[in-house]
Molecule: transfer RNA
Organism: Planctomycetota bacterium
RNA sequence: GCCCGAGUAGCUCAGUGGUAGAGCAAUGCUUUCGUAAAGCGGAGGUCGCAGGUUCGAGUCCUGUCUUGGGCACCA
Numbered sequence: 001g002c003c004c005g006a007g008u009a010g011c012u013c014a015g016u017g018g019u020a021g022a023g024c025a026a027u028g029c030u031u032u033c034g035u036a037a038a039g040c041g042g043a044g045g046u047c048g049c050a051g052g053u054u055c056g057a058g059u060c061c062u063g064u065c066u067u068g069g070g071c072a073c074c075a
Stems, first nucleotide, its partner, number of pairs: 001071007010024004018055001027041004048064005
C1' cells in the first nucleotide's frame, strides 16, 4: 500500500429500510431476625464519527477513525 471482518446499554451480543432489543451487571421492591439465593419492577442508547440516498437508515452508498485478520513491499 491492497483486500476482508468488527464497532449498538457498564459487559457479552441480537436486530430482513418501518416503535432500538435480550442476557448478565448495577439499582428499587417482596421474601428473611439479617445476608445470600429466589421472585417482581423500573431505569439505562447521539447505533464509532461526518456526509449522501430515501417519505423513512442501526440496516444501503461515500469518506474517515479505532481494532482483528490476510496479502504485497521492504539491500